[in-house]
The RNA shown here (Glycine riboswitch aptamer) has 92 nucleotides and comes from an Anaerolineaceae bacterium. The sequence was found by an Rfam model in a public genome assembly. Taxonomically the source falls in Anaerolineaceae (Bacteria, Bacillati, Chloroflexota, Anaerolineae). The coordinates come from a structure-prediction model, not an experiment, and the mean pLDDT is 81.
Order: sequence, then structure tokens, then C1' cells
RNA sequence: GGAUGUUAAUGGGAAGAGUCCGUUUCCAACACGGCACCGAAGGGGCAAAGCUGCAGGCUGAAUCUCUCAGGUAAAAAGACCCGUUAAACAGA
Repeated sequence: GGAUGUUAAUGGGAAGAGUCCGUUUCCAACACGGCACCGAAGGGGCAAAGCUGCAGGCUGAAUCUCUCAGGUAAAAAGACCCGUUAAACAGA
């Protein structure tokens, strides 16, 4: 000096599945009861491989899987992706 990377902030894009039934309500939401579904907030589980005192045990990822949570018109949320940053750190 600064390509770029990680994290953070901020703007944008972003799927799936019942505006289900009953009480309540103008309708919806919340609350209560019931059945059916979705996976991309979060959370749980595990392979190969590695370690080991080798019976065993430990570490071990996800868009896989479980659906606890969340969600099933709109709104909100939303993994992930893109842009910006007189934000921090690292730095070819």
C1' cells in the first nucleotide's frame, strides 16, 4: 500500500405448507379445543475421517434428518445471495 477474507451494521432479493373446523370476533389476530400440513429463524441427531488406554469411547457438517420451537392469505419473520460502510480484525 491494498486484491481479498472473517465478523458487524445497513439496503435489497428470497421458498414451502389449511385466510382449516368449533367457541370468541364485523373480519383477522390473541386465547381455548380439534384434525391436517411445511422447513430456509433458532434448536436436536448423525456419516466419512481423525484421536484413543482400541471392549469401547471422544471430536465430527449440511440446504440431510427430527419437527421441540417456528410457520401454513396479507403483514411480520426468513436460511441463503447481492450491494454499501469516514465499522473492527487479518492481509496476497